A computed fold for a 350-nucleotide part of an RNA from an uncultured Clostridia bacterium, annotated as small-subunit ribosomal RNA, central domain.
Context: one part of a larger RNA
RNA sequence: CUGGGCGUAAAGGGAGUGUAGGCGGUUUCUUAAGUUAGAUGUGAAAGCCCGGGGCUUAACUCCGGAAUUGCAUUUAAUACUGGGAAGCUUGAGUGCAGGAGAGGUAAGUGGAAUUCCUAGUGUAGCGGUGAAAUGCGUAGAUAUUAGGAGGAACAUCAGUGGCGAAGGCGACUUACUGGACUGUAACUGACGCUGAGGCUCGAAAGCGUGGGGAGCAAACAGGAUUAGAUACCCUGGUAGUCCACGCCCUAAACGAUGAUUACUAGAUGUGGGUGGUAUCGACUCCAUCCGUAUCGUAGCUAACGCGAUAAGUAAUCCGCCUGGGGAGUACGACCGCAAGGUUGAAACUU
Numbered sequence: 001c002u003g004g005g006c007g008u009a010a011a012g013g014g015a016g017u018g019u020a021g022g023c024g025g026u027u028u029c030u031u032a033a034g035u036u037a038g039a040u041g042u043g044a045a046a047g048c049c050c051g052g053g054g055c056u057u058a059a060c061u062c063c064g065g066a067a068u069u070g071c072a073u074u075u076a077a078u079a080c081u082g083g084g085a086a087g088c089u090u091g092a093g094u095g096c097a098g099g100a101g102a103g104g105u106a107a108g109u110g111g112a113a114u115u116c117c118u119a120g121u122g123u124a125g126c127g128g129u130g131a132a133a134u135g136c137g138u139a140g141a142u143a144u145u146a147g148g149a150g151g152a153a154c155a156u157c158a159g160u161g162g163c164g165a166a167g168g169c170g171a172c173u174u175a176c177u178g179g180a181c182u183g184u185a186a187c188u189g190a191c192g193c194u195g196a197g198g199c200u201c202g203a204a205a206g207c208g209u210g211g212g213g214a215g216c217a218a219a220c221a222g223g224a225u226u227a228g229a230u231a232c233c234c235u236g237g238u239a240g241u242c243c244a245c246g247c248c249c250u251a252a253a254c255g256a257u258g259a260u261u262a263c264u265a266g267a268u269g270u271g272g273g274u275g276g277u278a279u280c281g282a283c284u285c286c287a288u289c290c291g292u293a294u295c296g297u298a299g300c301u302a303a304c305g306c307g308a309u310a311a312g313u314a315a316u317c318c319g320c321c322u323g324g325g326g327a328g329u330a331c332g333a334c335c336g337c338a339a340g341g342u343u344g345a346a347a348c349u350u
Base pairs, nucleotide, nucleotide: 004321005320006319007304008303012318014201015200016199017198021194022193023192025088026087027086028085029084030083031082033081034080035077036076037075038074039073040072041071042070049065050064051063052062053061054060091191092188093187094186095184096183097182098181103177104176105175106174107173108172109171110154115149116148117147118146119145120144121143125136126135162169163168206247207246208245209244210243211242215241216240220236221235222234223233258317259316260315261314262313263312266295267294268293269292270291271290272289273288274287275286276285299306300305323350324349325348332343333342334341335340
C1' cells in the first nucleotide's frame, strides 16, 4: 500500500488569485520512456522448501533440484500512459447582439426623524416604572408653532427578491469600473481542472495620527430591586460607533456541507433571459438556459435528514481528522505599535 473518514459524533482551509506539482477532450502518423513477452549474464556459500543418500533412528550431514519474486544488457510487441509531428471542435476563451442587478470606487444632492440653539403661544408639571426614585421644570420645562445648526441612518418600494469569491451590499443623481446571464456560432484551437508555498481581499471589536460627534452606548456615577446585586429595570454618561490614511487578520467567517466535471424520476413557486403557439394585444399557455426556494422517487444515512443547488453514482486535485482533559496552553520561530495572531507539543491524568 492493499483498506477508513470529514452536515450534526474528531475532521472542509474565512474567501479568491495563482507558482511548483498532480490530473487531463478527440483523430492520424511517429517514437518506444513507462508497460508486456522472450533470451543472456548476474542474483556467493550455508540456511528455508522439494526429491534422494549416509550414520540402527532422529538431531546432524552429503548430493541434486527448486527458489532467490531483483538488477543489467539485448530482441520483439504497440492496446493503454508518456514524448514528438500534423489536425479537429464538443471543453475553455474571444467576437457580435441584448436585457437584469442594494457588485465596487469617488463626487454631489434630498426628505422624514432624534438632539441642540433662537423666537412666539402657554402653565405646572414633565419624564420614567411592575411600582417608584434619581433626573428635568416657575431662571418658565413638557406640549405646540416658526426659523436655524449639526451628525448619523436611509421608512414605504422590500420579496424563503437581486448582486458579489467570501466578508458583505439598500435614499437619489452623475462619472469611472468588475463580474455573471441569454442569444448567435464569426474567430482561436485543449489554450483546461485543481492548487503545497506565495500574493490579495477579509464582519465586528481593537490600535496609531488627524478630524467629527446628533442618536446610541462598554467603562463610570446615581436611583431602584435584593439577604446581597460589582447585574437584569430607570436617569445620566466617556471611549467607541462616523470620516481620511495606516495597522490588526480573528468570528457559530455556517449551508457547521472544499473546488471542478459527468450521469441519475418528477411536482410546485419565484428572479433574469430566449424561442414558439394563440391573439387586436402574451400578463396567463408550451419549450429551453441560468439562478433561487419548497416537496419528493431511486439511492444514501447511525438516525435526523439529503435528494439534479445531493449528504446519490463516479473521476481529478487540495485541505483536514485519529479518545477526553492537560491545551489551542508551554517552548521556539515568524508576524504585530500593542492587544494579540499563525505554527504548535510533552509530562501528568482519566

Background: The prediction has a mean pLDDT of 87.